The RNA shown here (SAM riboswitch aptamer (S box leader)) has 109 nucleotides and comes from a soil metagenome.
Rfam family: SAM riboswitch aptamer (S box leader). Gene Ontology term of the family: regulation of gene expression.
The coordinates come from a structure-prediction model, not an experiment, and the mean pLDDT is 84.
The model forms 97% of the base pairs in the Rfam consensus.

[in-house]
RNA sequence: CAUCUAGAGGGGUGGAGGGACUGGCCCAGUGAAGCCCCGGCAACCAUCGCGACCGCAAGGUCGGGACAGGUGCCAACUCCAGCAAGCCACGCAAGCGGCUUGGAAGAUG
Numbered sequence: 001c002a003u004c005u006a007g008a009g010g011g012g013u014g015g016a017g018g019g020a021c022u023g024g025c026c027c028a029g030u031g032a033a034g035c036c037c038c039g040g041c042a043a044c045c046a047u048c049g050c051g052a053c054c055g056c057a058a059g060g061u062c063g064g065g066a067c068a069g070g071u072g073c074c075a076a077c078u079c080c081a082g083c084a085a086g087c088c089a090c091g092c093a094a095g096c097g098g099c100u101u102g103g104a105a106g107a108u109g
Stems, first nucleotide, its partner, number of pairs: 001109004009038005017027003021082004039074003044070002047065002050063005078105001083102006090095001
């Protein structure tokens, strides 16, 4: 800096945790994490060099292709919220709930 509402799981081993953190809510002995094997998804990088543009050139940018080399990923929107603003509902009030937008944090490249 870009993306994060789509997509994609079986087996072996293991033996109680896992979903980043906090709160919630979930998943898990009908077998969690981790490790191994096989499979799949996707298209960030690499690759192709098909189109447009820029460049004296080397090359670059945007778009496009793939039967996909390097990563990544394969419960739930990043599972939801966390901070702020706006709107709405409830409440005498403190407040509380919902929705939208933005942010923070996190993940991947």